[in-house]
RNA sequence: UAGGUUGGCCGGGUGGUCGCGGUCUGGCGUCAGCCAGAUCGAGGAAAGUCCGCACUCCAUAAAGCACGGUGCCGGCUAACAGCCGGGCGGGUAACCCGACGGAAAGUGCAACAGAAAGGAAACCGCCGGCCGAGCAGGUCGGCAAGGGUGAAAGGGUGGUGUAAGAGACCACCAGCGGUGGCAGUAAUGCCGCUGGCUUGGCAAACCCCACCGGGAGCAAGGUCAAGCAGGGUGACUGCGAAAGCAGCGGGGUCGCUUGCCCCGUAAGCCCGGGUAGACCGCUUGAGCGCAGCAGUGAUGGUGCGCCUAGAUAGAUGAUCGCCGCCCGCACUGCGGGAACAGAAUGCGGCUUAUAGGCCAACCUGAAGG
Numbered sequence: 001u002a003g004g005u006u007g008g009c010c011g012g013g014u015g016g017u018c019g020c021g022g023u024c025u026g027g028c029g030u031c032a033g034c035c036a037g038a039u040c041g042a043g044g045a046a047a048g049u050c051c052g053c054a055c056u057c058c059a060u061a062a063a064g065c066a067c068g069g070u071g072c073c074g075g076c077u078a079a080c081a082g083c084c085g086g087g088c089g090g091g092u093a094a095c096c097c098g099a100c101g102g103a104a105a106g107u108g109c110a111a112c113a114g115a116a117a118g119g120a121a122a123c124c125g126c127c128g129g130c131c132g133a134g135c136a137g138g139u140c141g142g143c144a145a146g147g148g149u150g151a152a153a154g155g156g157u158g159g160u161g162u163a164a165g166a167g168a169c170c171a172c173c174a175g176c177g178g179u180g181g182c183a184g185u186a187a188u189g190c191c192g193c194u195g196g197c198u199u200g201g202c203a204a205a206c207c208c209c210a211c212c213g214g215g216a217g218c219a220a221g222g223u224c225a226a227g228c229a230g231g232g233u234g235a236c237u238g239c240g241a242a243a244g245c246a247g248c249g250g251g252g253u254c255g256c257u258u259g260c261c262c263c264g265u266a267a268g269c270c271c272g273g274g275u276a277g278a279c280c281g282c283u284u285g286a287g288c289g290c291a292g293c294a295g296u297g298a299u300g301g302u303g304c305g306c307c308u309a310g311a312u313a314g315a316u317g318a319u320c321g322c323c324g325c326c327c328g329c330a331c332u333g334c335g336g337g338a339a340c341a342g343a344a345u346g347c348g349g350c351u352u353a354u355a356g357g358c359c360a361a362c363c364u365g366a367a368g369g
Base pairs, nucleotide, nucleotide: 001365002364003363004362005361006360007359008358009357010356012323013322014321015320016319017318018317020041021040022039023038024037025036026035027034028033043340047351048350050349051348052347053346054345055217056216057215058214062258063257064256065255067213068212069211070210071209072086073085074084075083076082087100088098089097090096091095101208102207106206107205108202109201123147124146125143126142127141128140129139130138131137155173156172157171158170159169160168174198176195177194178193179192180191181190182189183188221280222279223278224277230271231270232269236247237246238245239244248264249263250262251261252260253259287306288305289304290303291302293300294299325337326336327335328334329333
């Protein structure tokens, strides 16, 4: 200096005028509100709603089955399918990617091509017998070295062997099962011994193994409650002095069963209606900033400081200056431009969108010292 990889950060600033939502204070009021002032008022993704929690209700959510999810090891965390560190495998240097348990428990699947796709097969081919004059051709048999097909053809190389061949046998190598030692918390790695010559792929196919998961969701849920107008179904039995227990029945939770809870003239039941409306939930929280500590790191903990939207058809806007950034014309001015998007209970992640810009580390190439 050119190109790249990874990680982090910013996402215009400031002032005037007009306007909108929340809170507080003051004033006015005919108690509906109105006025003035102060103060706060979108994001890195507020998005998709894909995971995980908090919170609320049902029982303080329990057991079994079903169903769903996760799946190398260790750690972090409230939790996770997230993150950090490590292992293994793959790729193209930095670096990136991997749902990465089990295919010798069982079932199943594999397009096209090919003779044959899983204890297989023989198209070309090789070899032998017979017919034949024949090493042509035919026929019967043996074989799987070589060719061909395919993503994949049932270990590889060399030798022995043979009519030709073949783990048929042997040596070495690869891989698998068993077993031992060493290193490591572990996944795993390294080194031996031994066995049969070898057992292919797919489990985000069924399945097996281990672990996790009860359901519904802020329109959760709770309080008050206008108008009209209240009404309906309904079941008890036995023991007992009673409390209660048992049975039966109704209701709630509910994918199913058990269990649990409420009730039997009642119910946490049904219809009208707990509707319209108002209030709570509701924004102080796994919070934010700074400093230093422990840890390789994710993260944890300490000290100090800060309070930062809460609307309900939904406020967060418009306009005018100045400065900054980018582009063009031109000469210290003029003109133009600035993405993706936008709260709705909150939080941690993931994914997706994003004009332009900044910083750091590393890799590759070129030039120079």